[in-house]
RNA sequence: CGCCCCUCAGCGGGAGACGUCCUGAGAGAUCAGGAGGCCGAAGGCGCAACCACCCCGGAAACGCUCAGGCACAAGGGACCGCCAAGGGGAU
Numbered sequence: 001c002g003c004c005c006c007u008c009a010g011c012g013g014g015a016g017a018c019g020u021c022c023u024g025a026g027a028g029a030u031c032a033g034g035a036g037g038c039c040g041a042a043g044g045c046g047c048a049a050c051c052a053c054c055c056c057g058g059a060a061a062c063g064c065u066c067a068g069g070c071a072c073a074a075g076g077g078a079c080c081g082c083c084a085a086g087g088g089g090a091u
C1' cells in the first nucleotide's frame, strides 16, 4: 500500500396498500374520532431449510400483523451501491 470482516456517520436508489363509509369542524383543501377493508421492506413475534450442540441455542426477503403504514407531497423505509472514520483478522 492492498485484501477480508464488523460498527457507525454521510450521499444516491428504494416498494406495497381505501383520494372507502359515518360523525364533527372547515368556504375548500383538509383535520380529528369511529367503522369496516387492505399493505408488508422500521421494529416485534413465530416456524423452517440450514448452522451449532454438554447445556442454553442461532437463523429469512417465509408466515403473523402487536406496533407501523394505505390520494399527491413530506416523513419513515428492509435491502442495494458509493465513500470516510474506528476496531479486528489474514498475508
Base pairs, nucleotide, nucleotide: 003089004088005087006086007085010082011081012080013079018036020035021034022033023032024031025030037070038069039068043066044064045063046062050058051057

Model confidence (mean pLDDT): 78 of 100.
Glycine riboswitch aptamer from Parvularcula mediterranea, 91 nucleotides, folded computationally.
Lineage of the source: Bacteria > Pseudomonadati > Pseudomonadota > Parvularculaceae > Parvularcula.